Molecule: Bacterial RNase P class A
Organism: Bacteroidales bacterium
């Protein structure tokens, strides 16, 4: 220098003019203060708050699952462990209790796919034996040598690899790692159930709380009423017809509406803007627009700057 990789900050500021929302002030014409984000987004996880009678226990069901620390909690963060994958590397992605028991899966190929089996092959007169060599597959029962055998084979032995649990030592808070000793093993993989440990009621600010009309009215009291209340024809009087309630007051619940929940933006389908100039390498220019609140996760993002590390090349 180029390329890569991990992390962080910003994503304008100031002035003038005009405009919009909220609050306050007054001389009612104006004035003052204040007004989006790092994700306000998706509404995925957790909480707080609230209501459901909501204080405790059990069953069912659901979720989580390596270690330490943080955190109110979290499908949260940081640091680390082990296994597997990508990359030359820095780095990064995925997974993680248990494996005693039960159940299921492995297409195609292949003789055979989980408990044994034989296509070529080897041995054998044959019955049959073998699991070495060939080949298939994502996966096929440890490697080398010797013994052994009809032929073979961890069948046996030596050395070695791998795995397992045990004991001891060292390092670490721990998951775990390294070393030593003697022993055991010959295949296993994936998924579900079960088991173990921990957690979980449901609904959400259109939650909920308070005030409260008009109209109708539970209930209570008073008055009138078959000696006719009241109604219809019919606005009034008479008349005819119907025939048991009517009027007044108190009063609870519910509705409209209002207040609150509600904030150093903030509620009402809901303002947060436009133009000109300066600054600046540049910034009108990305993604985007609060709707009750808080902590996370995820996703989107023009451009600028800072820090760590890796690889390659060049120069000193």
């Nucleotide at each position: 220098a180029a390329g890569g990789u991990g992390g962080g900050a910003c994503a304008g500021u100031c002035c003038g003019u005009c405009g919009c929302g909220g609050c306050c002030c007054c001389u009612c014409g104006g004035g003052g203060c204040u007004g989006a984000g790092g994700a306000a987004a998706g509404u995925c996880c957790g909480g707080a708050c609230a209501g459901g009678a909501a204080a405790g226990g059990g069953c069912a069901c659901c979720c989580c699952g390596c270690u330490g620390c943080g955190g109110a909690a979290a499908g949260c963060g940081c640091a680390g462990g082990c296994a597997g994958g990508a990359g030359u590397a820095a780095u990064u992605c995925u997974g993680c209790g248990c494996c005693a028991g039960c159940c299921g899966c492995a297409a195609c190929a292949g003789a055979a796919a989980u408990c044994a089996a034989a296509c070529c092959g080897c041995c054998g007169c044959a019955a049959g034996g073998c699991a070495a060599g060939g080949g298939u597959g994502a996966a096929a029962c440890c490697g080398u040598g010797a013994g052994g055998c009809a032929a073979g084979a961890g069948c046996u032995c030596a050395c070695g690899a791998c795995g397992g649990a045990a004991u001891g030592g060292c390092a670490g808070c721990g998951a775990u790692g390294c070393c030593a000793u003697a022993c055991c093993g010959g295949a296993g993989g994936c998924g579900g159930c079960a088991c173990c440990g921990g957690g979980g009621c449901c609904u959400g600010c259109a939650a909920g709380a308070c005030c409260a009309a008009a109209u109708a009215u539970a209930c209570u009291g008073g008055c009138a009423g078959a000696c006719g209340a009241g109604g219809a024809c019919u606005g009034c009087c008479c008349g005819u017809c119907c025939g048991a309630u009517g009027c007044c007051a108190g009063g609870g619940g519910g509705u409209a509406g209002g207040u609150u929940g509600c904030g150093a933006a903030g509620a009402c389908a809901a303002a947060u803007g436009a133009c000109g100039g300066a600054u600046c390498c540049a910034a009108c220019u990305a993604c985007a627009g609060a709707a009750a609140c808080c902590g996370g996760c995820u996703u989107a993002u023009c451009g600028u700057c800072c820090c760590g590390c890796c690889u390659u090349u060049u120069u000193c």